This is a predicted structure of a 349-nucleotide part of an RNA (small-subunit ribosomal RNA, central domain) from an uncultured bacterium.
Model confidence (mean pLDDT): 86 of 100.

Context: one part of a larger RNA
RNA sequence: CCGGGCGUAAAGCGCGCGUAGGUGGUCUAGUAAGUCAGAUGUUAAAAUGCGGGGCUCAACCCCGUAAUGCAUUUGAAACUGCUGGACUUGAGGACAGGAGAGGAAAGUGGAAUUCCUAGUGUAGCGGUGAAAUGCGUAGAUAUUAGGAGGAACACCAGUGGCGAAGGCGACUUUCUGGACUGUACCUGACACUGAGGUGCGAAAGCGUGGGGAGCAAACAGGAUUAGAUACCCUGGUAGUCCACGCCGUAAACGAUGGGUACUAGGUGUAGGGGGUUUAGAUACCCUCUGUGCCGCAGUUAACGCAUUAAGUACCCCGCCUGGGGAGUACGAUCGCAAGAUUGAAACUC
Numbered sequence: 001c002c003g004g005g006c007g008u009a010a011a012g013c014g015c016g017c018g019u020a021g022g023u024g025g026u027c028u029a030g031u032a033a034g035u036c037a038g039a040u041g042u043u044a045a046a047a048u049g050c051g052g053g054g055c056u057c058a059a060c061c062c063c064g065u066a067a068u069g070c071a072u073u074u075g076a077a078a079c080u081g082c083u084g085g086a087c088u089u090g091a092g093g094a095c096a097g098g099a100g101a102g103g104a105a106a107g108u109g110g111a112a113u114u115c116c117u118a119g120u121g122u123a124g125c126g127g128u129g130a131a132a133u134g135c136g137u138a139g140a141u142a143u144u145a146g147g148a149g150g151a152a153c154a155c156c157a158g159u160g161g162c163g164a165a166g167g168c169g170a171c172u173u174u175c176u177g178g179a180c181u182g183u184a185c186c187u188g189a190c191a192c193u194g195a196g197g198u199g200c201g202a203a204a205g206c207g208u209g210g211g212g213a214g215c216a217a218a219c220a221g222g223a224u225u226a227g228a229u230a231c232c233c234u235g236g237u238a239g240u241c242c243a244c245g246c247c248g249u250a251a252a253c254g255a256u257g258g259g260u261a262c263u264a265g266g267u268g269u270a271g272g273g274g275g276u277u278u279a280g281a282u283a284c285c286c287u288c289u290g291u292g293c294c295g296c297a298g299u300u301a302a303c304g305c306a307u308u309a310a311g312u313a314c315c316c317c318g319c320c321u322g323g324g325g326a327g328u329a330c331g332a333u334c335g336c337a338a339g340a341u342u343g344a345a346a347c348u349c
Stems, first nucleotide, its partner, number of pairs: 003321004007303002012317001014200004021193003025087007033080002035076008049065006090190001091187003094183004102176007109153001114148007124135002161168002205246006214240002219235004257316006265294012298305002322349003331342004
C1' cells in the first nucleotide's frame, strides 16, 4: 500500500515484424451511443449527511430536507464516437542523384606464423626477474631457394561509415535489404504503439561430416612458494575455421522502450542540396539527415542530462514495490544434453 516510479537507489523485454486491443491530422453535413441540461417514476422504514426542535447537557428521541444510482421521456450538438463528402501538412508511392566494413554466394591476392625438401654454416638455440623443463653434432638456431596448408586481413583507420539489435573491415564479380538528399508528379489518414504470436540474435556449448597453420580450456612437465590444484615458462587436446541442424543466453550497456510536437546557443565531423564569390580551385552563408564535444533555461538526491533530454506534454507497451531465502523449489513449456523461460513459500533480519 497503488500512489509514486524505472541512467547510477528495486525497475526498459537483447532486437525487429506484426494480430487483437488502445490511441489518432484538417474542413464540412448528418446522427445522437458517450457527454450536458430539464421533467417524471423509482430508490420501503430505520440508519447516514445537512437544518431545526425535545429530555437541565449528551447519548437518545422527534420534525423537515438532501444525496448519488437506475429507468422512461423531452431537448442541446461544442468535444469523443458512428455515417457520408472533401483536403494535404502525417504516412506511402513515382522520378533523379550521390554515400556506405549492411546481408548472401563464388573467385582472387600479398605479408606473416608453422611444417616439408634442398643449399650455406657450426655449437649452441630458446625462455625468464633469475632459471629449468624443452630443442640441437642423427647438424638445431641463423640464412637462401622451392613447396604444402590453414587462419586472419598491417598501413588506409577517423568519439569515421553501415545495420533493428547481435554485429560488419584485403580485392573483384553476381544477387540483394535499408537509409539519405532533391523534385512536389500520384494515393488521400492508408498512421503510432503493440498483450499473445512469429523471426533474428555475440561468445561458449551440443549433433553429423569435414578441416586443423597459429592460438589454446582440460592435461603433462619446469619454476615460484610455507603450500601453489594459480600467476611465469616448455609442451599440448577439445575448441577456435567450414557446411547443415540445435541452443537462445551476456555488463545483449547509452546500465536510458517506441512514436509525435515544442523549448537559447557555440563548435568539430560524415553524407546530400541551395545561394554568393572565383576563369577554375577556394572561401563564406543557408538548409536536411547522421554522429561527437561544450553550454543556457529547465530538471535531478547528487553525479549529471540538456534539440541525439534524464526539459515541457500527449499516445501505446514492458517492468518495480525492503534485504536474505532465490532467479532457488514445485509444476508447466521448450531442448539431444547442458540448460533456458515462467516462478513461489516456510523461515529469518

RNAcentral holds the full RNA, with entries from ENA, Greengenes and SILVA. It matches the Rfam family "Bacterial small subunit ribosomal RNA". Its family is annotated with ribosome and structural constituent of ribosome in the Gene Ontology.